This is a predicted structure of a 351-nucleotide part of an RNA (small-subunit ribosomal RNA, central domain) from an uncultured bacterium. It matches the Rfam family "Bacterial small subunit ribosomal RNA". Gene Ontology terms of the family: structural constituent of ribosome and ribosome. The full RNA is in RNAcentral, with records from ENA and SILVA.

Context: one part of a larger RNA
RNA sequence: CUGGGCGUAAAGAGCACGUAGGCGGGAUUUUAAGUCAGGUGUGAAAGACCGUGGCUCAACCACGGGGUUGCACAUGAAACUGGAAUUCUUGAGGGCAGGAGAGGAAAGUGGAAUUCCUGGUGUAGCGGUGAAAUGCGUAGAAAUCAGGAGGAACACCGGUGGCGAAGGCGACUUUCUGGACUGACCCUGACGCUGAGGUGCGAAAGCGUGGGUAGCAAACAGGAUUAGAUACCCUGGUAGUCCACGCUGUAAACGAUGAGAUAAUAGGUGUGGGGGGGAUCGACCCCCUCCGUGCCGCAGCAAACGCAAUAAGUAUCCCGCCUGGGGAGUACGGUCGCAAGGCUGAAACUC
Numbered sequence: 001c002u003g004g005g006c007g008u009a010a011a012g013a014g015c016a017c018g019u020a021g022g023c024g025g026g027a028u029u030u031u032a033a034g035u036c037a038g039g040u041g042u043g044a045a046a047g048a049c050c051g052u053g054g055c056u057c058a059a060c061c062a063c064g065g066g067g068u069u070g071c072a073c074a075u076g077a078a079a080c081u082g083g084a085a086u087u088c089u090u091g092a093g094g095g096c097a098g099g100a101g102a103g104g105a106a107a108g109u110g111g112a113a114u115u116c117c118u119g120g121u122g123u124a125g126c127g128g129u130g131a132a133a134u135g136c137g138u139a140g141a142a143a144u145c146a147g148g149a150g151g152a153a154c155a156c157c158g159g160u161g162g163c164g165a166a167g168g169c170g171a172c173u174u175u176c177u178g179g180a181c182u183g184a185c186c187c188u189g190a191c192g193c194u195g196a197g198g199u200g201c202g203a204a205a206g207c208g209u210g211g212g213u214a215g216c217a218a219a220c221a222g223g224a225u226u227a228g229a230u231a232c233c234c235u236g237g238u239a240g241u242c243c244a245c246g247c248u249g250u251a252a253a254c255g256a257u258g259a260g261a262u263a264a265u266a267g268g269u270g271u272g273g274g275g276g277g278g279a280u281c282g283a284c285c286c287c288c289u290c291c292g293u294g295c296c297g298c299a300g301c302a303a304a305c306g307c308a309a310u311a312a313g314u315a316u317c318c319c320g321c322c323u324g325g326g327g328a329g330u331a332c333g334g335u336c337g338c339a340a341g342g343c344u345g346a347a348a349c350u351c
Base pairs, nucleotide, nucleotide: 003323004322005321006320007305008304012319014201015200016199017198021194022193023192025088026087027086028085029084030083031082033081034080035077036076037075039073040072041071042070049065050064051063052062053061054060091191092188093187094186096183097182098181103177104176105175106174107173108172109171110154115149116148117147118146119145120144121143125136126135162169163168206247207246208245209244210243211242215241216240220236221235222234223233258318262315263314267296268295269294270293271292272291273290274289275288276287277286278285300307301306324351325350326349333344334343335342336341
């Protein structure tokens, strides 16, 4: 390489959109590029293979034969793939009618709590811990009452509940806006799936400029602990956490499981959103069905663990990735970035 693989052994890109490409539903007609059939030409000789023969044998040599899977040309076939034309509706999309949702963006509003400020009451403690101390307090703290300021987060509801492609999304109201689901069956008529490059989105931390800063809190300071304690515990505390705009582009970005479709593949039991039917006073209850989300479990699969209609089973199509450990996600080069660094990504050597 062929091949075999990718939940946990090496291996699914963090996620999506989409270009080229690859693959692609039913019917009819046509074409003949792929495909198939026989034919003609060519496929040098030597060598190789088979047979016969010549040197006493063999090596060696001669003759004959088959083969040379290929290429070209013309003829023919038309099932399948491809091209062309017409057509269909089940894939896909649109229209109509509905209900659900922390989906996204902006503006506004609210209450609880912490902290701070002002005033009242009040007096010697408060705070903190395993125990303490640093710290705060007679310049009146802590506690308590009233008023005010400001920032951040939204208790209960809350749920293996919901929504989103992923990251993620949780007070309330309004505006703008994306997607999914169900029903009837109205329209288009294969418009589909995947997707190298590419483009966009992408937690936290970090970076730039400008704001903001209540609480928390890297760094830092102090107090303890300890043999030491550059920690764990305590008292403080700056970046940061928040907002706007821009950058970064990484995570155990996890279901450690790429996406789509199909087909078909035992069941049982919860739960969320719809639809239909039965029953009934009824929103209760029972049955059927579509979409989602859990648990258990058969066949099958699996090294085992386990997965099991939300597959890791049975098949097809497309992309990404793996190929012993270390060296190493390093060096060098390239490229992106303000930087931090990201992406791409070896070898020597060694076991």